[in-house]
Molecule: Guanidine-I riboswitch aptamer
Organism: Robertmurraya korlensis NBRC 107688
RNA sequence: AAAAUUGCUGUCUAGGGUUCCGGUUGCGAAACGUCUGGUCCGAGAGAGAGCGUACAGUCAAUGCUGUAGACACGGAGGGACAAAAGCCCGGGAGAA
Numbered sequence: 001a002a003a004a005u006u007g008c009u010g011u012c013u014a015g016g017g018u019u020c021c022g023g024u025u026g027c028g029a030a031a032c033g034u035c036u037g038g039u040c041c042g043a044g045a046g047a048g049a050g051c052g053u054a055c056a057g058u059c060a061a062u063g064c065u066g067u068a069g070a071c072a073c074g075g076a077g078g079g080a081c082a083a084a085a086g087c088c089c090g091g092g093a094g095a096a
Base pairs, nucleotide, nucleotide: 007051008050009049011047012046015041016040020038021037022035023032024031025030053068054067055066056065057064058063071091073094077089078088079087
């Protein structure tokens, strides 16, 4: 400085709510997430995998092998799906 050595995509978790399922209440219409849950959303500063990237070696080869992959305090407000959030704006404003 936000720049691939700092990137991208699945899986999962912390976390999150309430469309659907389940649960509870109710004769019923309905109501309740101030219901443990299943589905669902889900991390820049969580885990792990794959791809990519950088460097080195090697090979006929765009392949293969090895190494690197650091650090990271953070609002208010706004936005989306049913809704909310550690999601997105956002490694933003600001602080140090």